[in-house]
RNA sequence: CGAAGGAGCACAGGUAAUCGCCGGCGCCGCCUUAGGCGCGGGAGGAAAGUCCGGGCUCCACAGGGCAAGGGUGGUCGCUAACGGCGACCGGGGGUGACCCCAGGGAAAGUGCCACAGAAAACAGACCGCUGCCCGGCGCGGCAGCAAGGGUGAAACGGCGAGGUAAGAGCUCACCAGUUCCCCGGGUGACCGGGGAAGCUUGGCAAACCCCACCCGGAGCAAGACCAAUAGAGGGGCACAUGGGGCUGCCCGUCCCGCCCCCGGGUAGGUCGCUCGAGGCCCCGGGCAACCGGGGUCCUAGAUGAAUGAUUACCACCCCGCCGCGCAUUCGGCGGGGGACAGAACCCGGCUUAUGUGCUGCUUCGGCCU
Numbered sequence: 001c002g003a004a005g006g007a008g009c010a011c012a013g014g015u016a017a018u019c020g021c022c023g024g025c026g027c028c029g030c031c032u033u034a035g036g037c038g039c040g041g042g043a044g045g046a047a048a049g050u051c052c053g054g055g056c057u058c059c060a061c062a063g064g065g066c067a068a069g070g071g072u073g074g075u076c077g078c079u080a081a082c083g084g085c086g087a088c089c090g091g092g093g094g095u096g097a098c099c100c101c102a103g104g105g106a107a108a109g110u111g112c113c114a115c116a117g118a119a120a121a122c123a124g125a126c127c128g129c130u131g132c133c134c135g136g137c138g139c140g141g142c143a144g145c146a147a148g149g150g151u152g153a154a155a156c157g158g159c160g161a162g163g164u165a166a167g168a169g170c171u172c173a174c175c176a177g178u179u180c181c182c183c184g185g186g187u188g189a190c191c192g193g194g195g196a197a198g199c200u201u202g203g204c205a206a207a208c209c210c211c212a213c214c215c216g217g218a219g220c221a222a223g224a225c226c227a228a229u230a231g232a233g234g235g236g237c238a239c240a241u242g243g244g245g246c247u248g249c250c251c252g253u254c255c256c257g258c259c260c261c262c263g264g265g266u267a268g269g270u271c272g273c274u275c276g277a278g279g280c281c282c283c284g285g286g287c288a289a290c291c292g293g294g295g296u297c298c299u300a301g302a303u304g305a306a307u308g309a310u311u312a313c314c315a316c317c318c319c320g321c322c323g324c325g326c327a328u329u330c331g332g333c334g335g336g337g338g339a340c341a342g343a344a345c346c347c348g349g350c351u352u353a354u355g356u357g358c359u360g361c362u363u364c365g366g367c368c369u
Stems, first nucleotide, its partner, number of pairs: 001365005007359005013314007021042002024039005044340001048351002051349005056219004069215005074088005089103001090101004104210002109208002111204003126149002128145006134138001157175002160172003176200002178197008223271004233261005242256005278297008316337008
C1' cells in the first nucleotide's frame, strides 16, 4: 500500500419565527361548565415482528405420582428466567485472522434412501475369475467366488503377505473404526497413553420412536373501585278523579304518577400507569457473561389514541459551472437530497428493517529500509 476477519461506539440534524396537537402546574374568570393567559414536558434503536423468557393480575389446583400434549438437547457457568448470553469441548470449512453446527440415542424396534446399479442392508451377482460336463464346443449348462471392472451422494474396513482350483478376516502383521478394561490429566464435556476381542455394525431421529430435563390456563380489552339513564323488586304518599284496558254506558277493578331504599351492573369515569431485575459514573471480584459496594439522576403516559406542518439560515451529502491547462484540496455560485419506522402494563433477550460518521485490534499478500 492492497485485500480480508473480529470487536465495538456515536448521532438519528441544529437555531429562530408562525400555525397547530396531548398531558401537567400556576393565575384570571365562573353558581357550575365552557373559556383565556403564562411556564414547563412530550417516541425508538429498533417503539417493529409478537418468536422465546419473566414480573404483575385473575381463574384453577392447593401434597405427591402417572398419563396426554408441547418444548429443549455437548459441558461448565451467568441470570428472576429463557430456546438468551459467556467460556470451554467435539466435528466441519478457510493459507490465516476467523466462521458454521437442533451437537443425546441408528448395537431397542418400525420406516425411508430418487436416478443409476446385480445389490441401498435378515443381502446380492451384470461383466468377470475358477473347476467340472457335452455324439452338440456355444453369447452353452452346473457348481464355487466376490479379488478386479462397472453404477451411485453412499457398496458391507484399508493395505501387504500367507492361503486357495479361483477367492474371501479364511489366517497373520500394520493401520483405521467399534465395544470393553486399566493408568494419568480435567469440576465437566473430553484429552493423552496402554491392553483385550476379528467385533467391522452404511446414512436419515427439523421420520415415527426411545432417553433425560422443563412446562397449569388466560392475559392491562388482566383486574379493582365509583356509577347516570332505562327496567325489575320492596316501602311510603295524597288531592284532583285525568288517560287507557276489561264493555257501547254506569258501577267495580287493573295499569300509568311522585319520593325513599336494596341488589346486579351498561354507558361514562377513576385506579392499575410508570421508580424500575432502572440509567450514568467510580471502585473491587471474575478470562468473560455477570456480580458486589459507593455516588448521582428522574426522563411520555395518550385511550378512535397527542408528540406535527410551513418558511428562512446554518451544518451534512450529491450534481453542474467558475477561479485554473489537468487531478486533488480549497473558495464562490446554482440546483437537488435526507433512511427504517410511531410508545399503548413493564422488563430481559432473539430476529428483521435502516442513513451517516468514527475508534481500536487481528490476518494474508506485495514493496521499501
About this RNA
RNAcentral holds the sequence, with entries from ENA. This is a predicted structure of a 369-nucleotide RNA (Bacterial RNase P class A) from a Deltaproteobacteria bacterium. Its mean pLDDT, the model's own confidence on a scale to 100, is 76. It is recorded under the gene name rnpB. The source organism's lineage runs through Bacteria, Pseudomonadati, Myxococcota and Myxococcia. Rfam family: Bacterial RNase P class A. About the family: Ribonuclease P (RNase P) is a ubiquitous endoribonuclease, found in archaea, bacteria and eukarya as well as chloroplasts and mitochondria.